[in-house]
RNA sequence: CUGGCCGAGCGUGAUGGUCGCGAGGCGGUCCGAUGGGCCGCCACGAGGAAAGUCCGAGCUCCACAGGGCAGACUGCCAGGUAACGCCUGGGCGCCGAAAGGCGACGGAAGGGCAACAGAAAGCAGACCGCCCGGCCCGCUCUCGCAAGAGAGCGGCGCAGGGUAAGGGUGAAAUGGUGGGGUAAGAGCCCACCGCGCCGCUGGUAACAGCGGCGGCACGGCAACCCCCAGUCGGAGCAAGGCCAAAUAGGCGGCGAGGUGUGGCCCACACCGAUCCCGAGUCCGCGAGGACGAGGGGCCAGCCGCGGGUAGGCUGCUCGAGGUGGCCGGCAACGGCCAUCCCAGACAGAUGACCAUCUCCCCGACGCGCCUCGGCGCGGCGGGAGAAACAGAACUCGGCUUACGGCUCGACCAGCGAC
RNA sequence: UGGCCCGUCGUCUAAGGGCAAGACACCGGUCUUUGGAACCGGCGAUGGUGGUUCGAAUCCACCCGGGCCAA
Numbered sequence: 001c002u003g004g005c006c007g008a009g010c011g012u013g014a015u016g017g018u019c020g021c022g023a024g025g026c027g028g029u030c031c032g033a034u035g036g037g038c039c040g041c042c043a044c045g046a047g048g049a050a051a052g053u054c055c056g057a058g059c060u061c062c063a064c065a066g067g068g069c070a071g072a073c074u075g076c077c078a079g080g081u082a083a084c085g086c087c088u089g090g091g092c093g094c095c096g097a098a099a100g101g102c103g104a105c106g107g108a109a110g111g112g113c114a115a116c117a118g119a120a121a122g123c124a125g126a127c128c129g130c131c132c133g134g135c136c137c138g139c140u141c142u143c144g145c146a147a148g149a150g151a152g153c154g155g156c157g158c159a160g161g162g163u164a165a166g167g168g169u170g171a172a173a174u175g176g177u178g179g180g181g182u183a184a185g186a187g188c189c190c191a192c193c194g195c196g197c198c199g200c201u202g203g204u205a206a207c208a209g210c211g212g213c214g215g216c217a218c219g220g221c222a223a224c225c226c227c228c229a230g231u232c233g234g235a236g237c238a239a240g241g242c243c244a245a246a247u248a249g250g251c252g253g254c255g256a257g258g259u260g261u262g263g264c265c266c267a268c269a270c271c272g273a274u275c276c277c278g279a280g281u282c283c284g285c286g287a288g289g290a291c292g293a294g295g296g297g298c299c300a301g302c303c304g305c306g307g308g309u310a311g312g313c314u315g316c317u318c319g320a321g322g323u324g325g326c327c328g329g330c331a332a333c334g335g336c337c338a339u340c341c342c343a344g345a346c347a348g349a350u351g352a353c354c355a356u357c358u359c360c361c362c363g364a365c366g367c368g369c370c371u372c373g374g375c376g377c378g379g380c381g382g383g384a385g386a387a388a389c390a391g392a393a394c395u396c397g398g399c400u401u402a403c404g405g406c407u408c409g410a411c412c413a414g415c416g417a418c
Numbered sequence: 419u420g421g422c423c424c425g426u427c428g429u430c431u432a433a434g435g436g437c438a439a440g441a442c443a444c445c446g447g448u449c450u451u452u453g454g455a456a457c458c459g460g461c462g463a464u465g466g467u468g469g470u471u472c473g474a475a476u477c478c479a480c481c482c483g484g485g486c487c488a489a
Base pairs, nucleotide, nucleotide: 001414002413003412004411006409007408008407009406010405013357014356015355016354017353018352019351021045022044024042025041026040027039028038029037030036031035047389051400052399054398055397056396057395058394059236060235061234062233066266067265068264069263071232072231073230074229075228076090077089078088079087080086091105092103093102094101095100106227107226110225111224112221113220127167128166129163130162131161132160134158135157136155137154138153139152140151141150142149143148175193176192177191178190179189180188195214196213197212198211199210200209201208202207240314241313242312243311250305251304252303253302254301257271258270259269260268275296276295277294280291281290282289283288321340322339323338324337325336326335327334328333358386359385360383361382362381363380365378366377367376368375369374419488420487421486422485423484424483425482428442429441430440431439436472444460445459446458447457448456465481466480467479468478469477
């Protein structure tokens, strides 16, 4: 110098002034006053994502306190944090030459799946092939008078036995490479790798290293069901609270048991019904009593239809807060000290002008370097030139997505120079 | 602002890990004087990107679009 990779900052303007917009504090004033308008002064006014609504909380309500099931989520180890599915560091695996990047990273006991292809996909398997002897056929040789016997060679021949090394199929084929051994082969044997068990060392741990023994190994999928460990009540500021106003505290159906934070169960608590008529049957000397189909009513609650109001105040901004310094820690982060208050809107606010400066663009001038081009520095003139993604709506800690350009730094690799 | 669902041919519905099916529409043919009907045939899609798996419409993550609820 070039390329790669990682991290941080800013958010194309900054400062001051004038006018305009919003809300806060103080003061004054007016009104038809749950509240609202006007004037003056002070000081303030969008983001790194304000977005998606994917997680975790604070806060509010449901209930006086519970137990369980279902369901959902996380998943190596150690830390951080209010907490998390987040962050930091480490381990292991994969990618990369490296710096670095990615990881949905516990478990195969049980159930289930692997289509098609293939002989065969779990305690399975022989399609092609290799080897063996027998039978059959042919040739040669030897013995033999002959019949015949023996040996050797050959065969896309026939049935049988051995085999899982080689080949084929497939995403995956019952460990891999090399050697020995065998009729041909196979962990059959050996060496190394791999796998399992035991021990030692290092480390908080996940793990790593070393050594020994062993049988040669009893596959894959859990973002399939499932098992294990851990976490979780629900709904959400349009939650909730207060004030004012208005209407029809209406109509219909079910109803003896219901209701009580989302589903189910237990527990507990609360609310409600057991009224009238009555065919008939039984008992009784009788008066009367018991049972009683069916009908009417009452009724906690549940479901549906319809009407009114959709106004104002509050919740609503001091926070697990920002900034600076020091200390601890590899880091995330934590502690201490100091300092600051930094929008609270409710059809929902931020715009315009001027001046100076910064950055950028263009032009010529001067200086230096250099192989004509060109590069750097200096001041001068001109130009508003100032990109993107994009606007708070209770508040934070994160994740994810969208995005233009500038600045700074660490590391890796290549080239060159000293 | 906060919360809940959905997405398959032009349209309406199927297919819950193993070749995307049916109907209507559209195109062509047969029949008919012509059209319709009928018959035969054909074309045509998993909202997008990535991941798990041998394999994804189906399982998972994010993005895009559409609908609904609250006051």
Molecule: RNase P RNA; transfer RNA
Organism: Gemmatimonadales bacterium